Predicted 3D model of a 345-nucleotide part of an RNA (small-subunit ribosomal RNA, central domain) from an uncultured bacterium. The full RNA is in RNAcentral, with records from ENA and SILVA. It matches the Rfam family "Bacterial small subunit ribosomal RNA". The family has 99 seed sequences and 42,628 matches in Rfam 15.1. Its mean pLDDT, the model's own confidence on a scale to 100, is 87.
Context: one part of a larger RNA
C1' cells in the first nucleotide's frame, strides 16, 4: 500500500462555524486534460516463462516468441468525469402570512420555608439516636404569636411533555436578542455536502481579585461504634455552593451510535402546524413505544436503523507497563493537549 472495522469487544472527536481540501442536482451546447481504440517509436543485453535446435543425457548453450502490462508521439472516438457557455427548478436560501417554547442576556417583582434578631405568652427540658452522647438551656432554650433582617431555591402545574449544536435551560413581569415548524404563493438559480488545521461555546469541581453567605458541607474538631474506626450514625463547623469579571477545558460531556441525502412492511401513544363537511379522516415537522424484512457473535437494532447505499471528517489495530516519561504548546497554580520505549504476559 491492499484489506477489515468503531452501540456493549480496541476504535465517533464533547458540540457548533467555517478555511484548504475532497465530493456534488436536472436539459442542451464547446473543447478533449482525465477517459477509450488503434498506430509508432522507445523501454540495452542477459535472466524467467513457451516453442524449438545442438553437447550420449542434464546441468550448459543456440534460435524464435512471449514477457518488461512502463514512457513519449500521431490518428480517432465524444458516453462518463472535467472545462467553458446558455437554460432549468425538484436541492439549498431569501421575502410574505401564522403558531408553539424552561432557548439566551438584562432589570423589576413575588410568596412559601430556614436561620438570626426584637418584644409577648409560658416552664423544664430540648435535641438526636438502633440505643446513646457531644451540643443548646433557669443568664429562660424547646413550643407558641407579632414584628423586623437576610441570603439561596422556586412546591402545586409537571408529563413517558417543550426548548436548545451540545454543555444545559423552570415562580411571576418587562425589555433586548437567536433558532425552530406549518401554509401558500412569489423571488435568486446549485449559491449545496462534509470539513485536516483554525475560531468559538463548553457540567461539576478548581484558580485569581472583589463582595456576599440564610441553608447545606470537604478539610477540620467533638460524641458514638468497633478488636480498631483517619469511615458509615450524631453534635458543630471552614473552604466551596451564590454574585461581578477573568481564568481553567475536563465528565460514563453517553443514545456508550460523527455529519449529510436518498430509499426501504406495518401497529399503538404523544407535542405542534395545516387541510376538511369541524368529525371521521388525512398532510408535514418533533419526541416516544412495539415490531415485517433486513442487520447483528449475541444482546438487541428496526422510516428517530445498529436495514439498503453514497460523499466527507474523526478513531481503532492483544493485555499490562501507561495515558506515565522525555520534549514541545498552553495554564497563575492544579493540570491540559499531543504522547513513546525498554520490560513482561
Nucleotide at each position: 500500500c491492499u484489506g477489515g472495522g468503531c452501540g456493549u469487544a480496541a476504535a465517533g472527536g464533547g458540540a457548533g462555524c467555517g478555511u484548504a481540501g475532497g465530493c456534488g442536482g436536472a436539459g442542451c451546447u464547446u473543447c478533449a486534460a482525465g477517459c477509450a481504440a488503434u498506430c509508432u517509436g522507445u523501454a540495452u543485453a542477459a535472466u524467467c516463462c513457451u516453442g524449438g535446435g545442438g553437447c550420449c543425457c542434464a546441468a550448459c548453450c543456440c534460435c524464435a516468441g512471449u514477457c518488461c502490462u512502463g514512457c513519449a508521439g500521431a490518428u480517432u472516438g465524444g458516453a462518463c468525469u472535467g472545462u467553458a457557455g446558455c437554460u432549468c427548478u425538484u436541492g439549498a436560501a431569501u421575502a410574505g402570512u401564522u403558531c408553539a417554547g424552561a432557548g439566551g442576556c438584562a432589570a423589576g417583582c413575588g410568596g412559601a420555608a430556614u436561620a438570626c434578631c426584637u418584644g409577648g405568652u409560658g416552664u423544664a427540658g430540648c435535641g438526636g439516636u438502633g440505643g446513646a452522647a457531644u451540643g443548646c438551656g433557669u443568664a429562660g432554650a424547646u413550643a407558641u404569636c407579632a414584628g423586623g433582617u437576610a441570603g439561596a431555591a422556586c412546591a402545586c402545574c409537571a408529563a413517558u411533555g417543550g426548548c436548545g449544536a451540545a454543555g444545559g435551560c423552570a415562580g411571576c413581569u418587562u425589555g433586548c436578542u437567536g433558532g425552530g415548524g406549518a401554509c401558500c404563493u412569489a423571488u435568486u438559480g446549485a449559491c449545496g455536502c462534509u470539513g485536516a488545521g483554525g475560531c468559538u461555546c463548553g457540567a461539576a469541581a478548581g484558580u485569581g481579585u472583589g463582595g456576599g453567605u440564610a441553608g447545606c458541607a470537604a478539610a477540620c474538631a467533638g460524641g458514638a461504634u468497633u478488636a480498631g474506626a483517619u469511615a458509615c450514625c450524631c453534635u458543630g463547623g471552614u473552604a466551596g455552593u451564590c454574585c461581578a469579571c477573568a481564568c481553567a477545558g475536563u465528565a460514563a460531556a453517553c443514545g456508550a451510535u460523527g455529519c449529510a441525502u436518498a430509499c426501504u412492511g406495518g401497529g399503538c401513544g404523544u407535542c405542534c402546524g395545516g387541510a376538511u363537511u369541524u368529525a371521521a379522516u388525512u398532510c408535514g415537522g418533533g419526541u416516544g413505544c412495539c415490531g415485517c424484512a433486513g442487520c447483528u457473535a449475541a444482546c438487541g437494532c428496526g422510516u428517530u436503523a445498529a436495514g439498503u447505499a453514497u460523499g466527507c471528517c474523526g478513531c481503532c489495530u492483544g493485555g499490562g507497563g501507561a495515558g506515565u516519561a522525555c520534549g514541545u504548546a498552553c495554564g497563575c497554580a492544579a493540570g491540559u493537549a499531543u504522547g513513546a520505549a525498554a520490560c513482561u504476559c